[in-house]
Context: one part of a larger RNA
RNA sequence: GGUCCACGGAGGAUGCCUUGGAGCUGUUCGGCGAGGAAGGUCGUGGUAAGCUGCGAAAAGCCUGGGGGAGGAGCAAACAUCCGAUGAUCCCGGGAUUACCGAAUGGGGUAACCCGGCAGAGUAGACUCUCUGUCACUGCUGUGUGAAUAAACUAGCACAGUGGAGCGAUACCUGGGGAACUGAACCAUCUAAGUACCCGGAGGAAGAGAAAUCAAAUGAGAUUGCCUGAGUAGCGGCGAGCGAACGGGCAAGAGCCUAAACCGAAGUGCGUGCACUUCGGGGUUGUAGGGCGUACAGUAAAGUGUGCAUGGAAAUUAGGAGAACGGUAUUGGAAAAGCCGGCCAGAGAGGGUGAAAGCCCCGUAUCUGAAAAUGGAAGUGCAGAUGAGUGCGUACCUGAGUAGGACGGGACACGAGGAAUCCUGUCUGAAUCUGGGGGGACCACCCUCCAAGGCUAAAUACGAAACAGCUACCGAUAGCGAAUAGUACCGUGAGGGAACGGUGAAAAGCACCCCGGGAGGGGAGUGAAAUAGAACCUGAAACCGUGGACCU
Numbered sequence: 001g002g003u004c005c006a007c008g009g010a011g012g013a014u015g016c017c018u019u020g021g022a023g024c025u026g027u028u029c030g031g032c033g034a035g036g037a038a039g040g041u042c043g044u045g046g047u048a049a050g051c052u053g054c055g056a057a058a059a060g061c062c063u064g065g066g067g068g069a070g071g072a073g074c075a076a077a078c079a080u081c082c083g084a085u086g087a088u089c090c091c092g093g094g095a096u097u098a099c100c101g102a103a104u105g106g107g108g109u110a111a112c113c114c115g116g117c118a119g120a121g122u123a124g125a126c127u128c129u130c131u132g133u134c135a136c137u138g139c140u141g142u143g144u145g146a147a148u149a150a151a152c153u154a155g156c157a158c159a160g161u162g163g164a165g166c167g168a169u170a171c172c173u174g175g176g177g178a179a180c181u182g183a184a185c186c187a188u189c190u191a192a193g194u195a196c197c198c199g200g201a202g203g204a205a206g207a208g209a210a211a212u213c214a215a216a217u218g219a220g221a222u223u224g225c226c227u228g229a230g231u232a233g234c235g236g237c238g239a240g241c242g243a244a245c246g247g248g249c250a251a252g253a254g255c256c257u258a259a260a261c262c263g264a265a266g267u268g269c270g271u272g273c274a275c276u277u278c279g280g281g282g283u284u285g286u287a288g289g290g291c292g293u294a295c296a297g298u299a300a301a302g303u304g305u306g307c308a309u310g311g312a313a314a315u316u317a318g319g320a321g322a323a324c325g326g327u328a329u330u331g332g333a334a335a336a337g338c339c340g341g342c343c344a345g346a347g348a349g350g351g352u353g354a355a356a357g358c359c360c361c362g363u364a365u366c367u368g369a370a371a372a373u374g375g376a377a378g379u380g381c382a383g384a385u386g387a388g389u390g391c392g393u394a395c396c397u398g399a400g401u402a403g404g405a406c407g408g409g410a411c412a413c414g415a416g417g418a419a420u421c422c423u424g425u426c427u428g429a430a431u432c433u434g435g436g437g438g439g440a441c442c443a444c445c446c447u448c449c450a451a452g453g454c455u456a457a458a459u460a461c462g463a464a465a466c467a468g469c470u471a472c473c474g475a476u477a478g479c480g481a482a483u484a485g486u487a488c489c490g491u492g493a494g495g496g497a498a499c500g501g502u503g504a505a506a507a508g509c510a511c512c513c514c515g516g517g518a519g520g521g522g523a524g525u526g527a528a529a530u531a532g533a534a535c536c537u538g539a540a541a542c543c544g545u546g547g548a549c550c551u
Stems, first nucleotide, its partner, number of pairs: 001550009015536001016501002020473002022470007029462002031166002039100003042055003046078001050074002061094006070082003105114003115134007136163009171202001172200005182189001186236001212219002223250005233241002254454003257398001261280008285432001287397003290393006302385002305382005314373003318367003324340004329336001341358002343347001349361003403427008413439001434449005488495002508535001511522004
């Protein structure tokens, strides 16, 4: 020095565990904010660094319920207190709520500085303190009111009512809008109208009651799913992109205007017309409506709407809740074994010194609200719809529109034979004997009625609450995080960890000895102390002590 054996140190793998995570399902809910939000700063306890709670009324105040013996959060100990005159705790309502922050009296390097006005402390003044108020802006109204004669002008002032900011990095809609990439290069193309930016909204949004489809039979708003179908097509016919009709389901709901015409009021310094506002009328395509006329009729059921009334279910605390004992077995401990029972609308689950339907919490089931939220059914009133038919007339039926040309874009469709939709520029109809569509275009035929508007449900999403589930993880895993966006790094944008386990119970080793202490030896606790807090198990690398053998 090496190998082996035994015993240790160090280390923290492995096993077991779970306070934490991941994913999914269902129900609920889907907003907060100038009445000052979200988020913070600073404070606040007898002692108080952190977290939590709270706000100078500061781990709290008042009040209405629940609950019923302990309590003053995590969190021990000491001190001091509270509680059957009902505390702590849980739920509803209210009060307070410093400073910053949209931040809004002015300023500002967030949590700071400096003011005006009115009132109070104070009989008065300075100073100081307190209370209230003072940003900008849309709309409406009132007052005032120029240049400039008038003015409902501009402007100014006041009052009322709104806005602003945040949020789930989700979902929706609109305006903009890439590149990497793929095409085995690359330019049309693709990626993709994706990512991203901006505006806007809601609990959903958007869409929506045919100028739609279809095809010679017909269907009858929209939305979503399955299918049709990777079909028809599009495509440097490359890579790729990719419908519709039809069928089946979910859901189901339809309406209001413009115009003609009638009436009222007003305006127009052109006196018989025009316009504006309001009311009536009217709303469609086998056309409809107006007007004139002739008939019929003069209302009932039913169905919406508005207002009022009404207050249900449900939510926010809770309550009741069945049934077991023995043991001389093992053990530290019984819930295990053995013996004998019981309940079950409850044998989900968790806890208890190992493994409990019957010990505890619960579970099935039943039940409960002073207050707040919630608004169903019902009731009353008002008003609407519910009512037209024939003949005539030719008054109306959404114009810088439809369409066209050029340039773009959207349609599965890349300009193509390219219909259809949108429109930047230039143009530009018809008026029911009318107009659009049926994939160039024409004819016939069929079908629909644009150029105004509203509309629940079926659909999308999940920040949050509740109830659950998992051939999900089990501390190098699972979220980055068993809590942390902390510690730490960076001027900053930003980056970003690690650390779980004594024991059933602290019973956490009184006392003695060595030592300055750390630490250790006894003693004691405990089932166990090689479970002693550097604490379950305790692998390997690595480091030792003793022994055996080899060199």
About this RNA: This is a predicted structure of a 551-nucleotide part of an RNA (large-subunit ribosomal RNA, domain I) from Marispirochaeta aestuarii. The RNAcentral record of the full RNA draws on Rfam. Model confidence (mean pLDDT): 83 of 100. Lineage of the source: Bacteria > Pseudomonadati > Spirochaetia > Spirochaetaceae > Marispirochaeta. Rfam family: Bacterial large subunit ribosomal RNA. Its family is annotated with ribosome and structural constituent of ribosome in the Gene Ontology.